[in-house]
RNA sequence: GUGGCCUUAGUGUAGUGGUUAACAUAAGGGACUGUGGAUCCUUUGAGGCGGGUUCGAAUCCCGUAGGCCACCCCA
Numbered sequence: 001g002u003g004g005c006c007u008u009a010g011u012g013u014a015g016u017g018g019u020u021a022a023c024a025u026a027a028g029g030g031a032c033u034g035u036g037g038a039u040c041c042u043u044u045g046a047g048g049c050g051g052g053u054u055c056g057a058a059u060c061c062c063g064u065a066g067g068c069c070a071c072c073c074c075a
Base pairs, nucleotide, nucleotide: 001071002070003069004068005067006066007065010025011024012023013022018055026044027043028042029041030040031039048064049063050062051061052060
């Protein structure tokens, strides 16, 4: 330099164009318990950034940032 893949709550993941983005864990509150743990209930919190297509975008397209992998060139 060329090509491909990844980026979503604090953490790990799901979703493949359609209602309010799902689950686990974490954190806050509560129930239970002699205390704690475990268990149960409940609350909080997320799309790397910019633009485009569309009635509608986490999803499709373009650019850009960061990361990973392969290839090419030189030695």